[in-house]
RNA sequence: AUUUCUAAAUCGCUGAAACCAAUAGGUACGGGGGAACCAUUUUGUGGGUUGUUACUGACCCAGGGGUGAAUCCUUUUAUGGUAGGGCUACUCAAAGGCCCGAAUCCGACAGCUAACCUCGUAAGCGUUAUAUUGAGAAGGA
Numbered sequence: 001a002u003u004u005c006u007a008a009a010u011c012g013c014u015g016a017a018a019c020c021a022a023u024a025g026g027u028a029c030g031g032g033g034g035a036a037c038c039a040u041u042u043u044g045u046g047g048g049u050u051g052u053u054a055c056u057g058a059c060c061c062a063g064g065g066g067u068g069a070a071u072c073c074u075u076u077u078a079u080g081g082u083a084g085g086g087c088u089a090c091u092c093a094a095a096g097g098c099c100c101g102a103a104u105c106c107g108a109c110a111g112c113u114a115a116c117c118u119c120g121u122a123a124g125c126g127u128u129a130u131a132u133u134g135a136g137a138a139g140g141a
Base pairs, nucleotide, nucleotide: 003141004140005139006138011126012125013124014123018027019026020025028121029120030119031118032117033116038111046061047060048059049058050057063109064106065105066104067103072081073080084100085099086098087097088096090136091135092134093133094132095130
């Protein structure tokens, strides 16, 4: 240089949710709040329950906002469609195929945002439609 082969449970996937260490701990990753400048621009400090003599309060919510892919549409309201997201086992791209398209929090309050402050590192899974196309990488012979 050429040809050929290989990767899988001590593994792999979603997700920030991982790595190192005997421990203490360290590293790393992902969110939220929060100036100026910029952007935006009529006003509005809401409702319910409860508590108090009355305020300050407590809980919930139809305003508003946050996490997240998870929004929106429809008299077929659902086992529908859809913005969007993920998988298809070396990586990337293409084609085809499959799946998700939830849940929850704050509590009248939050644009952006240096300094600064603060929170999280859970949970759920096992691809079976790729013997497809192109480019590239690693290892073995």
Predicted 3D model of a 141-nucleotide RNA (c-di-AMP riboswitch aptamer (ydaO/yuaA leader)) from Neobacillus kokaensis.
It matches the Rfam family "c-di-AMP riboswitch aptamer (ydaO/yuaA leader)". From the family's description: This family represents a conserved RNA structure found upstream of the ydaO and yuaA genes in Bacillus subtilis and related genes in other bacteria.
The prediction has a mean pLDDT of 76.
Taxonomically the source falls in Neobacillus (Bacteria, Bacillati, Bacilli, Caryophanales).